[in-house]
Model confidence (mean pLDDT): 80 of 100. This is a predicted structure of a 76-nucleotide RNA (transfer RNA) from a Clostridiales bacterium. The source organism's lineage runs through Bacteria, Bacillati, Bacillota, Clostridia and Eubacteriales. Rfam family: tRNA. By type it is a transfer RNA. Gene Ontology term of the family: triplet codon-amino acid adaptor activity. The sequence is in RNAcentral, with records from ENA.

RNA sequence: GCUUCUAUAGCUCAGGAGGUAGAGCGCGUCCUUGGUAAGGACGAGGUCAGCAGUUCGAGUCUGCUUAGAAGCUCCA
Repeated sequence: GCUUCUAUAGCUCAGGAGGUAGAGCGCGUCCUUGGUAAGGACGAGGUCAGCAGUUCGAGUCUGCUUAGAAGCUCCA
């Protein structure tokens, strides 16, 4: 230098062919207990890495950038 893959909640990840974002763990409140643990109910938490484009509509498609991973090539 080139190619490919990854980037979504605090963490690990899902999101089939564009239609307005979820799970588990964790966190908070409550129930239960004499009190914990376990269990149950409810809830909070996200500019979907960034900037543009396409579209009525983008986490999803396209381009560029950033960060990480893997591979290839050249020079020394």